[in-house]
RNA sequence: GGAGUAGAUCAGGCGGUCGCUCUGGAAUUAGUCCAGGGAGGAAAGUCCGAACUCCGUAGGGCAGGACGCUUGGUAACACCAAGGCGCCGUAAGGCGACGGAAAGUGCCGCAGAAAGCAAACCGCCGAUGACCCGAUUCGUCGGGAACAGGCAAGGGUGAAAGGGUGGGGUAAGAGCCCACCGCUCGGCUGGUGACAGCCGGGGCAUGGUAAACCCCGUCCGGAGCAAGACCAAAUAAGCAGGGAGAUGCUGCCCGCAUCGCCUGACCUGCGGGUAGGUCGCUUGAGGUGUUGGGUGACCAACAUCCCAGAUAAAUGACCGUCCACGACAGAAUUCGGCUUACCGAUCUACUCCAUUA
RNA sequence: GGCGCGUUCGUCUAGUGGUUAGGACGCUGGCCUCUCACGCCGGUAACACGGGUUCGAAUCCCGUACGCGCUA
Numbered sequence: 001g002g003a004g005u006a007g008a009u010c011a012g013g014c015g016g017u018c019g020c021u022c023u024g025g026a027a028u029u030a031g032u033c034c035a036g037g038g039a040g041g042a043a044a045g046u047c048c049g050a051a052c053u054c055c056g057u058a059g060g061g062c063a064g065g066a067c068g069c070u071u072g073g074u075a076a077c078a079c080c081a082a083g084g085c086g087c088c089g090u091a092a093g094g095c096g097a098c099g100g101a102a103a104g105u106g107c108c109g110c111a112g113a114a115a116g117c118a119a120a121c122c123g124c125c126g127a128u129g130a131c132c133c134g135a136u137u138c139g140u141c142g143g144g145a146a147c148a149g150g151c152a153a154g155g156g157u158g159a160a161a162g163g164g165u166g167g168g169g170u171a172a173g174a175g176c177c178c179a180c181c182g183c184u185c186g187g188c189u190g191g192u193g194a195c196a197g198c199c200g201g202g203g204c205a206u207g208g209u210a211a212a213c214c215c216c217g218u219c220c221g222g223a224g225c226a227a228g229a230c231c232a233a234a235u236a237a238g239c240a241g242g243g244a245g246a247u248g249c250u251g252c253c254c255g256c257a258u259c260g261c262c263u264g265a266c267c268u269g270c271g272g273g274u275a276g277g278u279c280g281c282u283u284g285a286g287g288u289g290u291u292g293g294g295u296g297a298c299c300a301a302c303a304u305c306c307c308a309g310a311u312a313a314a315u316g317a318c319c320g321u322c323c324a325c326g327a328c329a330g331a332a333u334u335c336g337g338c339u340u341a342c343c344g345a346u347c348u349a350c351u352c353c354a355u356u357a
Numbered sequence: 358g359g360c361g362c363g364u365u366c367g368u369c370u371a372g373u374g375g376u377u378a379g380g381a382c383g384c385u386g387g388c389c390u391c392u393c394a395c396g397c398c399g400g401u402a403a404c405a406c407g408g409g410u411u412c413g414a415a416u417c418c419c420g421u422a423c424g425c426g427c428u429a
Base pairs, nucleotide, nucleotide: 001353002352003351004350005349006348007347008346009345010344012322013321014320015319016318017317018316020038021037022036023035024034025033026032040328044339045338047337048336049335050334051333052224053223054222055221059254060253061252062251064220065219066218067217068216069083070082071081072080073079084098085096086095087094088093099215100214104213105212106209107208108207121155122154123151124150125149128148129147131144132143133142134141135140163181164180165179166178167177168176182204183202184201185200186199187198188197189196190195228279229278230277231276238270239269240268241267242266245259246258247257248256286305287304288303289302290301291300292299293298323326358428359427360426361425362424363423364422367382368381369380370379375412383401384400385399386398387397388396405421406420407419408418409417
């Protein structure tokens, strides 16, 4: 200097004019003036986890759902950190729905001989027993063909064909035997653990699929601030039809409670009425800084700060100026995450290549 | 704001791991007819998008986009 990897920060600046919203103050009933605050890293998707609120006792069982290497962190999590294993990358690093297929069941289309207690189409052999030819010292020997039979090396099919490579062995072959690799069982050592290393045994049984059912382990009651509480108003009367159950905890059963069973709950249609305000509402598992602990996520102590709170819904418009010419995008109960969108700029640490010293 | 569901030819739909994704209406070419209609034969045209699991995905899983419904 070039190419990259990981992490962090910022997201046009400054000045002026006119507005919008909230809070406090002033005199003041309207309204005005002064001071101060006023979107984001994702406010988004609503995908997870919680707080909070209600559901009369959240009670039992079944069903259902979520998660899934280990150890930690956390209020909790599907998040984060460190580590293990596998894959990718020269490397820094990145990615992984990463429990169980030896509990059971299902599925594996087409092709292929055979697709799951394996099988034999082409092929190889035909040692052994029959067959044919020749020789014969009548004991057998040589040759042929491929009937019985043997085999799974090679070919072919397929995503997948019951360990792989090499050697020995054989009639031909085959873990049949051997070496190495893989697998599996047992033990020892190291580690909290996932797991790793070493030693020994076994010729190999156990194909794939669990983002198929399922099994194992851990966890889960439901609804959501339009939750819910209060004030004010209204919920009247009536008509027609159905009707023995309806509602409260989503699916089913049990249990419990309330209303109702013809004096009829409830449902459907008609008819008519209310639809304003206050709280919840922002001080919080909060931000910033320092010190300490920890590899780290994070934790602790101390100091300091208050930083949107609307309800038809504020955070904007115009002008000037500078530059690198401004991306994605706008709060609605609140936090912790994940995911998705995004012009660019800066900083820190590290890797590889080239060059110079 | 919150919660739930869906997306297959131009339209309505079937298919829920295994062909060349089937049908109806439409459009279109031919036949029939003096001509049109009806009828018959053929054609056209689709799994919203991007990843993953699997030998194999419209179908199973994750994300994105769009649409619909419920809720004071």